The prediction has a mean pLDDT of 83. A computed fold for a 77-nucleotide RNA from Cohnella abietis, annotated as c-di-GMP-I riboswitch aptamer.
RNA sequence: GACAAAGGCAAACCUAUCGAAAGGUAGGGACGCAAAGCUAGAGGGCCUUCCCGUAAGGAUGGCAGCCAGCUCCCGAA
Numbered sequence: 001g002a003c004a005a006a007g008g009c010a011a012a013c014c015u016a017u018c019g020a021a022a023g024g025u026a027g028g029g030a031c032g033c034a035a036a037g038c039u040a041g042a043g044g045g046c047c048u049u050c051c052c053g054u055a056a057g058g059a060u061g062g063c064a065g066c067c068a069g070c071u072c073c074c075g076a077a
Stems, first nucleotide, its partner, number of pairs: 001074001008033002013028006031065001037070003043067002045063003049059003
């Protein structure tokens, strides 16, 4: 970041399965994505469950397709 080329990923939803839950995994499926690649005890944020409770706070597990950090494919003018 161009109505370029080549590839990639895959939201909601459905099915199966794991989990108390948030949510994960696999298959189907595409709303979208130039980082929708990686990072979740040592940045922020959000969600679950428990404790406490006016509020605040603590513990627990989760979310990278919220920001952030790190790395990266192609490329005209």

The source organism's lineage runs through Bacteria, Bacilli, Caryophanales, Paenibacillaceae and Cohnella.